The RNA shown here (Bacterial RNase P class A) has 348 nucleotides and comes from a Burkholderiales bacterium.
The coordinates come from a structure-prediction model, not an experiment, and the mean pLDDT is 79.
The source organism's lineage runs through Bacteria, Pseudomonadati, Pseudomonadota, Betaproteobacteria and Burkholderiales.
[in-house]
RNA sequence: GGAGUCGGCCAGGCAGCCGCUGCGUUAAUGCGCAGAGGAAAGUCCGGGCUCCGAAGAGCGGGAUGCGGGGUAACACCCCGGUGCUAUAAGCGGCGCGCGAGCGACGCAAAGGCAACGAACAGGGCCACAGAGACGAGUCCCCGGUUUUGCGACCGGGGGGUGAAACGCGGCAACCUCCAUCCGGAGCAACACCAAAUAGGCAAGCGCCCGAGGUCUGCUCGACCGAGCUUGCGGGUAGGUGGCUUGAGCCGGGGAGUGAUUCCCGGCCCAGAGGAAUGGCUGCCAUGACGUCGACGCCGCACCCCGGCGAGCCGUCAACAGAACCCGGCUUAUCGGCCGUCUCCCCUU
Numbered sequence: 001g002g003a004g005u006c007g008g009c010c011a012g013g014c015a016g017c018c019g020c021u022g023c024g025u026u027a028a029u030g031c032g033c034a035g036a037g038g039a040a041a042g043u044c045c046g047g048g049c050u051c052c053g054a055a056g057a058g059c060g061g062g063a064u065g066c067g068g069g070g071u072a073a074c075a076c077c078c079c080g081g082u083g084c085u086a087u088a089a090g091c092g093g094c095g096c097g098c099g100a101g102c103g104a105c106g107c108a109a110a111g112g113c114a115a116c117g118a119a120c121a122g123g124g125c126c127a128c129a130g131a132g133a134c135g136a137g138u139c140c141c142c143g144g145u146u147u148u149g150c151g152a153c154c155g156g157g158g159g160g161u162g163a164a165a166c167g168c169g170g171c172a173a174c175c176u177c178c179a180u181c182c183g184g185a186g187c188a189a190c191a192c193c194a195a196a197u198a199g200g201c202a203a204g205c206g207c208c209c210g211a212g213g214u215c216u217g218c219u220c221g222a223c224c225g226a227g228c229u230u231g232c233g234g235g236u237a238g239g240u241g242g243c244u245u246g247a248g249c250c251g252g253g254g255a256g257u258g259a260u261u262c263c264c265g266g267c268c269c270a271g272a273g274g275a276a277u278g279g280c281u282g283c284c285a286u287g288a289c290g291u292c293g294a295c296g297c298c299g300c301a302c303c304c305c306g307g308c309g310a311g312c313c314g315u316c317a318a319c320a321g322a323a324c325c326c327g328g329c330u331u332a333u334c335g336g337c338c339g340u341c342u343c344c345c346c347u348u
Base pairs, nucleotide, nucleotide: 001344002343003342004341006339007338008337009336010335012284013283014282015281016280017279018278020035021034022033023032024031025030037319041330042329044328045327046326047325048324049186050185051184052183061182062181063180064179065178066080067079068078069077070076081116082114083113084112085111090107091106092105094103095102096101117177118176122175123174124171125170126169134167140157141156142155143154144153145152146151190241191240192239193238200232201231202230203229204228205227212224213223214222215221248267249266250265251264252263253262254261255260286317287316288315289314290313292311296308297307298306299305
């Protein structure tokens, strides 16, 4: 200097105006502070939490499966092993070419991939091809025995087919066996407060000596009239809690190859609930595309023409939207930054 590889991070910024949600403050107007993500997604694993429940044992079902470690736990992560598998630049010989060079092939790293326990417990399966696919069997050749001969039997060898050819064959991502683990449902969990109406229970009053109702502001009056009132309880609508302080984040130090863990200090960082987190404008930055394009550069020395080109202007701006909370995995993603590792070339 070149080529590849793996990992981490960011996800435009600032200002003004108008709005939305929460909290604080105010008598109120208002003011102040905070306000989506790396995946908030898929809901595929694993946990916390809540209720049901008693989970001790057996049966059934499900999950996992190299060794060790990490963790709250995992199908996740780390370290190591085993097996499979590349390819870039480069190098090597070969082919083509007058040549510069081009082409396929081979070598080849960091890497990538793996449901990687057991096939003398048992069952099942092994496509096509092949005589034969685990039961044995005989397509070809040779030798021997027998037969007039064809053939039959025994022994040995080989060709061919195929992923695999008789060898304690292969497949467990077919059943199975072994080991370990797993109760179920989920914030629409669950808890509390609690109308109207209709049931339930209890008490009191009343059923023509008439409670109560309608007309009404009140009294009288008229009409209707067998139920009315109160309390309790279940429970619906509705409301509140659960709700965000947490396996939390940042910085420093220690242990460890690492995943991770321990100690110290600091910080509080959405909490809506038919569901807020937005819209407009201006400036700056980055990138892509397009128009123009210099006293520039290249093709060709000049003109023309074509290409490059600093810059001006214009347009556009990835995937995507919290809903009880975490740890993972998977999928989507414009563009950018940083680092690890490996191989090669040149020079010293």